[in-house]
RNA sequence: UCCGAGAUAGCUCAGUUGGUAGAGCGUCCGGCUGUUAACCGGAUGGUCGCAGGUUCGAGUCCUGCUCUCGGAGCCA
Numbered sequence: 001u002c003c004g005a006g007a008u009a010g011c012u013c014a015g016u017u018g019g020u021a022g023a024g025c026g027u028c029c030g031g032c033u034g035u036u037a038a039c040c041g042g043a044u045g046g047u048c049g050c051a052g053g054u055u056c057g058a059g060u061c062c063u064g065c066u067c068u069c070g071g072a073g074c075c076a
Base pairs, nucleotide, nucleotide: 001072002071003070004069005068006067007066010025011024012023013022019056026044027043028042029041030040031039049065050064051063052062053061
C1' cells in the first nucleotide's frame, strides 16, 4: 500500500425487507433466607466509531476518514 471482516448499554453480543434500539451478565432497589450465595420481581444504562450524503424516515443504503483483527504485497 491492497483485499476481507468488524466498531451497537460498563462487559459479551443480537438487531429480519430502511419504519418505536434489544438480550444475557453487571450495577442499584425490593422479596425470599438465621447470614451469604442462589432464586424471584422491578429499576438502571445508548452521540449505534467520526463527518457528510440519499430518503418522509438510516444501526441498516452511498462517500470519505479513524481504529481493531486476519490475509497479501513492498522494504535500495

The prediction has a mean pLDDT of 80. This is a predicted structure of a 76-nucleotide RNA (transfer RNA) from uncultured Sandaracinus sp. NCBI's taxonomy places the organism under Bacteria, Pseudomonadati, Polyangia, Polyangiales, Sandaracinus. Rfam family: tRNA.